A computed fold for a 116-nucleotide RNA from a bovine gut metagenome, annotated as SAM riboswitch aptamer (S box leader). It matches the Rfam family "SAM riboswitch aptamer (S box leader)". About the family: The SAM riboswitch is found upstream of a number of genes which code for proteins involved in methionine or cysteine biosynthesis in Gram-positive bacteria.
[in-house]
RNA sequence: CUUAUCACGAGUGGCGGAGGGAUGGGCCCGAUGAAACCACGGCAACCGGAGCGAAAGCCCAAGGUGCCAAAUCCCGCAGCGCUGCACACCCGCAUGGCGGAGCGCUGACAGAUAAG
Numbered sequence: 001c002u003u004a005u006c007a008c009g010a011g012u013g014g015c016g017g018a019g020g021g022a023u024g025g026g027c028c029c030g031a032u033g034a035a036a037c038c039a040c041g042g043c044a045a046c047c048g049g050a051g052c053g054a055a056a057g058c059c060c061a062a063g064g065u066g067c068c069a070a071a072u073c074c075c076g077c078a079g080c081g082c083u084g085c086a087c088a089c090c091c092g093c094a095u096g097g098c099g100g101a102g103c104g105c106u107g108a109c110a111g112a113u114a115a116g
Stems, first nucleotide, its partner, number of pairs: 001116006011040004019029003023076004041068003046064002048060002051058002072110001077107007085099001090097002
């Protein structure tokens, strides 16, 4: 750089001592012990494996990675839909529209992991 996936799943002990959840904001986790490291355990099925199949896919999990709070914890940019509105700007002769707000959906960006 390319492609694929990211709402599922899976933790104990030791060591260590204050941080961690990528980043900004939010919200969480943490002295009932954070990160890092070690041991063991587990999850998953990208690589891998025997077979079936036209294909999609099904099955296994010894090995190479990965992972084991919360949706990639949520939002961050854009579009669409719905709801709703006190004041102000702008548009309309006017009911009103626009726009700031809330919710939902879609896509992008960023990130993580795998394979190449």